[in-house]
This is a predicted structure of a 347-nucleotide part of an RNA (small-subunit ribosomal RNA, central domain) from an uncultured Lachnospiraceae bacterium. Rfam family: Bacterial small subunit ribosomal RNA. The coordinates come from a structure-prediction model, not an experiment, and the mean pLDDT is 89.

Context: one part of a larger RNA
RNA sequence: CUGGGUGUAAAGGGUGCGUAGGUGGCAUGGUAAGUCAGAUGUGAAAACUAUGGGCUCAACCCAUAGACUGCAUUUGAAACUGCCGAGCUAGAGUGCAAGAGAGGAAAGUGGAAUUCCUAGUGUAGCGGUGAAAUGCGUAGAUAUUAAGAGGAACACCAGUGGCGAAGGCGGCUUUCUGGACUGUUACUGACACUGAGGCACGAAAGCGUGGGGAGCAAACAGGAUUAGAUACCCUGGUAGUCCACGCCGUAAACGAUGAAUACUAGGUGUUGGGGAGUAAAUCCUCGGUGCCGUCGCUAACGCAUUAAGUAUUCCACCUGGGGAGUACGUUCGCAAGAAUAAAACUC
Repeated sequence: CUGGGUGUAAAGGGUGCGUAGGUGGCAUGGUAAGUCAGAUGUGAAAACUAUGGGCUCAACCCAUAGACUGCAUUUGAAACUGCCGAGCUAGAGUGCAAGAGAGGAAAGUGGAAUUCCUAGUGUAGCGGUGAAAUGCGUAGAUAUUAAGAGGAACACCAGUGGCGAAGGCGGCUUUCUGGACUGUUACUGACACUGAGGCACGAAAGCGUGGGGAGCAAACAGGAUUAGAUACCCUGGUAGUCCACGCCGUAAACGAUGAAUACUAGGUGUUGGGGAGUAAAUCCUCGGUGCCGUCGCUAACGCAUUAAGUAUUCCACCUGGGGAGUACGUUCGCAAGAAUAAAACUC
């Protein structure tokens, strides 16, 4: 390399949209590029294989045949693939009707709580811990009552509940807006699947400019603990956390499981629809989300109609450990760094 693999041993891209490419439903007519069959030419000789022969044998040599799996021309076949024409509706999409949802963006608004400020009551402690101390307090704290300010987050409902491609999304109201599901069979008629590059989105932290800053809290300071304690515990506390705009582009970005389609026992929850049932019970059906489990698979654990089963198509990735996701180069970035990505050497 052929191959064999990718839940946990190395290995699924963080996610989507989509270009080239690859692959593609049912039935029909044509064509003959692929495909298949025949013929002709060519495929140098030597080598190779088979048989026979010559050196006393063998190596070696000679003869004949085969082979040279290929290419070209030509004649045919038409199942399959391709191409062209005209069709179909089971895939895909559209219309119409109805319901569900923390899907997204903007604006407005509500109550509880923490903190601070002002005023009243009130007096000696409060706070904190394993125990303490630092800290706060007679300049009146903690506690309690009333009024106010400001920021951030939304208790209960709340649920292996819902929505979203993923990241993610949770008080309430309004406006704008995306998607999915169900029913109908009204329309289009294969318009599909995947997707190298590309484009877009992408938690937290971090960066730039301007705001904001209640609580929390890297760094930092102090008190403890300790042999030490650059920690765990305590008292404080700045970036940051929040908003707007612009970057960054990474995560155990996880279901550690790429996307699509078809098929393959069941049972039991839950969620959104539809149908039958007078209603309820119950039954049937479509879409999601859990648990258990048969066949099968698996090294085992386990997976099991939401497959890690049986198959097909397309993409990505792996190929002993370390060196190393590093060096160098290149691209991107304000930077931090990200992406791509070796070798020597060593076991």